A computed fold for a 72-nucleotide RNA from an Actinomycetota bacterium, annotated as transfer RNA.
The sequence was found in a public genome assembly.
The coordinates come from a structure-prediction model, not an experiment, and the mean pLDDT is 82.
Taxonomically the source falls in Actinomycetota (Bacteria, Bacillati).
Rfam family: tRNA. Rfam's curators write: Transfer RNA (tRNA) molecules are approximately 80 nucleotides in length. By type it is a transfer RNA. Rfam links the family to the GO term triplet codon-amino acid adaptor activity.

[in-house]
RNA sequence: GGGUCGUUAGCUCAUCUGGUAGAGCUCCGGACUUUUAAUCCGGCGGGCAGGGUUCGAGUCCCUGGCGACCCA
Numbered sequence: 001g002g003g004u005c006g007u008u009a010g011c012u013c014a015u016c017u018g019g020u021a022g023a024g025c026u027c028c029g030g031a032c033u034u035u036u037a038a039u040c041c042g043g044c045g046g047g048c049a050g051g052g053u054u055c056g057a058g059u060c061c062c063u064g065g066c067g068a069c070c071c072a
Base pairs, nucleotide, nucleotide: 001071002070003069004068005067006066007065010025011024012023013022019055027043028042029041030040031039048064049063050062051061052060
C1' cells in the first nucleotide's frame, strides 16, 4: 500500500429477503430463605462519525475512524 471481516445495551453477542431492536451477564428494585450469597420476578440502558437511496435504513450505497486477519 491492497483485500476480507467486524463495529448494535456497562461486558459478550443475536437481530432471514429493508417494516415496533433482543438475549445472557452486570447494575437497580421487589419476592423468598439457605442471609456479604443463591433462586425467582420486574426495571434501567444501545445501532462508530458524516452523507446518499427509500414512504421507511442496524440492514442497501459512498467517504472517514477504530479493531482483527490475509497478501505485498